[in-house]
RNA sequence: GCCCCUAUAGUUUAAUGGAUAAAACGAGAGGCUUCUAUCCUUUUGAUGUGGGUUCGAUUCCUACUAGGGGCG
Numbered sequence: 001g002c003c004c005c006u007a008u009a010g011u012u013u014a015a016u017g018g019a020u021a022a023a024a025c026g027a028g029a030g031g032c033u034u035c036u037a038u039c040c041u042u043u044u045g046a047u048g049u050g051g052g053u054u055c056g057a058u059u060c061c062u063a064c065u066a067g068g069g070g071c072g
Base pairs, nucleotide, nucleotide: 001071002070003069004068005067006066007065010025011024012023013022018055026044027043028042029041030040031039048064049063050062051061052060
């Protein structure tokens, strides 16, 4: 220098162009308990950045950024 893959919550994963972006773990609060743990209830929190296509984009296109891999 060229090519390929990936980027969603604090973490791990869903969502094949249409819904209030779903869940587990985690964290906060409460209940239970003599206390802790378990268990129950509840709250919290995310689409890498810019642009484009579309009535509508996490999804499609494009550039960039970051990470990983391959070739030279």
Predicted 3D model of a 72-nucleotide RNA (transfer RNA) from Patescibacteria group bacterium UBA3466. The organism belongs to Bacteria candidate phyla, within Bacteria. The sequence was found in a public genome assembly. Rfam family: tRNA. Gene Ontology term of the family: triplet codon-amino acid adaptor activity.